[in-house]
Context: one part of a larger RNA
């Protein structure tokens, strides 16, 4: 000197920040991911018959970002610096196309199962949903003879889509060089292991898998095992070397009740998407079913201990949408808490050889003390009344009548807190009598205790102050 602190006395005011380090314990209740009628049919409603509003599905984008946590990882995980054999939606660019045709299957109707979730059977239909032909400038494969293989159209007529290709941007996926905690009371480890072959496989290189063939590889330069941790940027001591640490904030992994799978997809083995076991809660009519706050608020638990079940999408930025908008607990704000850090006041000025009361006294007098009282001002900050922003480009402001101006009144509503024996600034009188007690070390207390209580006084710091954990 630090601090996501606790605790014990106190406590005006504001700005800016922080705020479950404990049980990755269990969670009630609400929001936290939608939008799109300019892709489609219907159904309802209005109609000035032009058309308009809404939506349950069908399609199409995004639910792979945003936010959350640190259980897992000692690892190419992460920091660096580098590589080759890949992808990459939307965006931007380059060059050509968008011609022909079928068959569905939700809505709907009808009949049906179930308590409920949720089905199931006929029938009908559209489309930017599916599928087959055609054509293919490039475009892939090719044993160079060939082969493959595409779309989707909308509406207010100006535009926004489609296919198929090329080159970039963005963002990813994979490989290495180094460097990254503690233990030898852990010394030998390894069978897909280590290498070719030859098939598979992937977007791609590979024992990534798989057959077969060699026996390899890795190790005191610490393998293998065990404990212990997300990792940086940093933060925080310190002159520095170093030590310590990884909270808000940014970049990267990871995980999503616990274990495993894959499916769509450009991207995921997907927090608020399936599937299948396993805890565990909740519903049943017992036959089957629901559920996942380590989003945002809150509730129980645990703990010394950590907040509102707020407000708005004005901004910033995302999603979708030609837009109008719509959603958005991301964010922006505002509450709560002295948890920090910083600013400000609780009033200033004169005022006695100095009231009164305390307290000390060698009784004479010191000392609280210009400190109070009076007088004379002055109003920050809070109060009261009035005006009132920028933040927003024409429009649109949660903050917010906030900030901030301007008047009023009236010293008016504001000071603790821990020490005084040395270390270490500050001293006396009583009470106690090795008792009561203090104490961070030394070490005080047994009848004069500047060490223990209490008073007066005095240092130190202040809206705090002081212990107590930690780190240097």
């Nucleotide at each position: 000197a630090a601090c996501g602190a606790a605790c014990g006395c106190u406590g005006g005011c504001g700005g800016c920040a922080u705020g479950c380090c404990u049980a990755a314990c269990a969670c009630a209740u609400g929001c936290a991911a939608g939008u799109c009628g300019a892709a489609c049919g219907a159904g309802a409603c209005c109609u000035u018959c032009g058309g308009g509003u809404u939506u349950a599905g069908c399609g199409g984008c995004g639910g792979a970002c945003g936010g959350g946590u640190u259980a897992g990882u000692a690892a190419c995980g992460c920091g660096u610096g580098g590589g080759a054999a890949c992808g990459u939606g939307c965006c931007c660019u380059u060059u050509g196309c968008u011609a022909c045709g079928g068959a569905a299957c939700a809505a709907c109707a009808g009949u049906u199962g179930g308590a409920a979730a949720c089905g199931a059977c006929u029938g009908c239909u559209a489309a930017u949903a599916c599928c087959g032909u055609a054509u293919g400038u490039g475009c892939c494969c090719u044993a160079c003879g060939g082969g493959g293989g595409a779309a989707a159209g909308a509406u207010u007529u100006a535009u926004c889509g489609c296919c198929a290709u090329u080159a970039g941007a963005u963002g990813g996926g994979c490989c290495c060089g180094c460097g990254u905690c503690g233990g030898a009371u852990u010394a030998g480890c390894u069978a897909g292991u280590u290498g070719g072959u030859g098939g598979g496989g992937u977007a791609a290189a590979a024992g990534c898998c798989u057959a077969c063939c060699a026996a390899g590889g890795c190790g005191a330069c610490g393998a293998u095992c065990c404990g212990u941790a997300g990792c940086u940027g940093g933060u925080u001591u310190g002159a520095g070397a170093g030590g310590a640490u990884g909270a808000u904030c940014a970049g990267c992994c990871a995980c999503a009740c616990u274990g495993g799978g894959a499916c769509u997809g450009a991207g995921a083995c997907a927090c608020g998407g399936c599937c299948c076991a396993g805890a565990c809660u909740c519903c049943u009519a017992c036959g089957g079913g629901a559920g996942g706050c380590a989003g945002c608020a809150g509730u129980g638990g645990g703990g010394a201990a950590u907040c509102u079940u707020g407000g708005a999408c004005a901004a910033u930025g995302g999603g979708c949408g030609a837009a109008a908008g719509c959603c958005u607990g991301a964010u922006c704000c505002a509450g709560c808490c002295a948890u920090g850090c910083c600013g400000c006041g609780u009033g200033a000025g004169u005022g006695a050889c100095g009231a009164a009361g305390g307290c000390c006294u060698u009784a004479g007098g010191g000392u609280u003390g210009u400190a109070a009282a009076a007088c004379u001002c002055u109003u920050u900050c809070a109060g009261c009344g009035g005006g009132g922003a920028a933040g927003a480009u024409a429009a649109u402001g949660a903050c917010g009548g906030u900030a901030c101006c301007c008047g009023c009144a009236g010293a008016a509503g504001a000071a603790g807190c821990c020490c005084c024996g040395g270390c270490u600034a500050g001293c006396u009188c009583c009470g106690u009598g090795c008792c009561a007690g203090c104490a961070g070390c030394c070490g005080c207390g047994g009848u004069a205790a500047u060490a223990c209580g209490g008073a007066g006084g005095g240092g130190g710091c202040u809206a705090g102050c002081g212990u107590u954990g930690u780190u240097c």
Record summary:
The part of an RNA shown here (small-subunit ribosomal RNA, 5' domain) has 472 nucleotides and comes from an uncultured prokaryote. Its Rfam family is "Bacterial small subunit ribosomal RNA". Its family is annotated with structural constituent of ribosome and ribosome in the Gene Ontology. RNAcentral holds the full RNA, with entries from ENA. The coordinates come from a structure-prediction model, not an experiment, and the mean pLDDT is 88.